[in-house]
């Protein structure tokens, strides 16, 4: 330099272009306990960035950024 893959909650993963973007663990609060752990209930938190297509984009297209890989 060329090509390809990936990027979603604090972490690990889902989601046929159309329901308020889902679950587990973690965090917070409460209950339980002499106290902690465990358990139960409740609650908050998310689509890498910028454009485009579309009635509607996590999903399709383009560019950029970051990581990984292949070739040279």
């Nucleotide at each position: 330099g060329u090509c390809g893959a990936u990027a979603u909650a604090g972490u690990u993963u889902a989601a046929u272009g159309a329901u308020u973007a889902a679950a587990a663990c973690a965090a917070u609060a409460c209950a339980u306990u002499c106290g902690u752990a465990a358990u139960g209930u409740a609650c908050a938190g998310u689509u890498a960035u910028a454009g485009g297509u579309u009635u509607a984009a996590u999903u399709c297209c383009u560019a950029u950024u970051a990581u990984c890989g292949a070739c040279u």

The RNA shown here (transfer RNA) has 72 nucleotides and comes from endosymbiont of Sipalinus gigas. Its Rfam family is "tRNA". It is annotated as a transfer RNA. Rfam links the family to the GO term triplet codon-amino acid adaptor activity. From the family's description: Transfer RNA (tRNA) molecules are approximately 80 nucleotides in length. The prediction has a mean pLDDT of 81. The sequence is in RNAcentral, with records from ENA and Rfam.